[in-house]
Molecule: Bacterial RNase P class A
Organism: Dehalococcoidia bacterium
RNA sequence: CCGGUGGGCCGGGCGGCCGCUCUGACUCGCUUUAGCGGGUCUGGAGAGGAAAGUCCGAACUCCUUCGGGCAGGGUGCUGGGUAACGCCCAGGCGGGGUAACCCGACGGAAAGUGGCACAGAAACAUACCGCCUCGAGCAGUCGGGGCAAGGGCGAAAUCGGGAGGUAAGAGCUCCCGCCCUGAUGGGGAACCAUUCAGGGGGCUAAACCCCACCUGGAGCAAGACCAAAUAGGGGGAUGAUACGCGCCCGACGCGUCCCCGGGUUGGUCGCAUGAUCCUGGCGGCAACGUCAGGACAAGAGGGAUGACCGCCCUCCUGAGUAAUCAGGAGACAGAAUUCGGCUUACAGGCCCACCGGCCUC
Numbered sequence: 001c002c003g004g005u006g007g008g009c010c011g012g013g014c015g016g017c018c019g020c021u022c023u024g025a026c027u028c029g030c031u032u033u034a035g036c037g038g039g040u041c042u043g044g045a046g047a048g049g050a051a052a053g054u055c056c057g058a059a060c061u062c063c064u065u066c067g068g069g070c071a072g073g074g075u076g077c078u079g080g081g082u083a084a085c086g087c088c089c090a091g092g093c094g095g096g097g098u099a100a101c102c103c104g105a106c107g108g109a110a111a112g113u114g115g116c117a118c119a120g121a122a123a124c125a126u127a128c129c130g131c132c133u134c135g136a137g138c139a140g141u142c143g144g145g146g147c148a149a150g151g152g153c154g155a156a157a158u159c160g161g162g163a164g165g166u167a168a169g170a171g172c173u174c175c176c177g178c179c180c181u182g183a184u185g186g187g188g189a190a191c192c193a194u195u196c197a198g199g200g201g202g203c204u205a206a207a208c209c210c211c212a213c214c215u216g217g218a219g220c221a222a223g224a225c226c227a228a229a230u231a232g233g234g235g236g237a238u239g240a241u242a243c244g245c246g247c248c249c250g251a252c253g254c255g256u257c258c259c260c261g262g263g264u265u266g267g268u269c270g271c272a273u274g275a276u277c278c279u280g281g282c283g284g285c286a287a288c289g290u291c292a293g294g295a296c297a298a299g300a301g302g303g304a305u306g307a308c309c310g311c312c313c314u315c316c317u318g319a320g321u322a323a324u325c326a327g328g329a330g331a332c333a334g335a336a337u338u339c340g341g342c343u344u345a346c347a348g349g350c351c352c353a354c355c356g357g358c359c360u361c
Base pairs, nucleotide, nucleotide: 001357002356003355004354005353006352007351008350009349010348012312013311014310015309016308018306020046021045022044023043024041025040026039027038028037029036030035048332052343053342055341056340057339058338059337060219061218062217063216065251066250067249068248069247072215073214074213075212076211077091078090079089080088081087092106093104094103095102096101107210108209112208113207114204115203116202128151129150130147131146132145133144134143135142136141159177160176161175162174163173164172178200179199180198181197182196183195184193185192186191223269224268225267226266233260234259235258236257237256243255244254245253246252276295277294278293279292280291281290282289283288313330314329315328316327317326318325319324
């Protein structure tokens, strides 16, 4: 200097003028209350890092008062973190990459059931071609026995290669290697290593299933209150040791329960002080925890934060020796109960660390 990998940050700035929403202090008026409007303090604040997706987890609210539970659903290597998680961190194993690094639907096939098309003799079980051997025959050939080493087919064919041995062969024996179980050693564990002993029972579980752990339901349009209005109008069930309701069972509670129909579409709260954020110390490889100090950063309700003007900034194109000039562009994208994650989108710019290549000293 070029390319790559991982992480972090910004993503327009300043000023003027007019406008919008919420809110503090003081004060004035209207109003039965709830509340509405005005003035002053030249008071204060006002979309994100993803607000998106609605994929996970919760807080909170109601059902539902206590205990237990089938089914259904979710996760799936080990150890930590967290309020919790399917998330994050560290490690193990497998895969990709020269590497930094990235990805993993990562428990079990020796519990059972199912599947592996076509080809092929045969896909848990075999002999098509072939090799060896015995017998019959003039010969073509036929019959019996042995083999699974060679060939074919296929994604995959009784673990792979070599040597010996054999009638020809085969883990039949040996050497090297692979896989499974056990012992031994290391490690906190997943696992790893070497030697020994036993063995060679394909693949597939994002097929059914088995195992381990977790798990009530619905959701802020949850829910609470005030005001007001209409039709307790109609039908059905039950008969109190019954029946019905609260997912099931028991206890407990309620007194009715189910269906059709009608009225109210007004207002207030929920509504932002939080498992919150920033800085520093300590502990930890890290995620994170803890201590101290500091901060308060939107709360709309058909839904606020906008328009205009001037200067500047960044990038692109053209002209120019240069200074500079002209033109164009400035990403993805708007809160609606809140928070922790994951996933997706993003013009341009800056910083840090690591890997590879080239050049120079």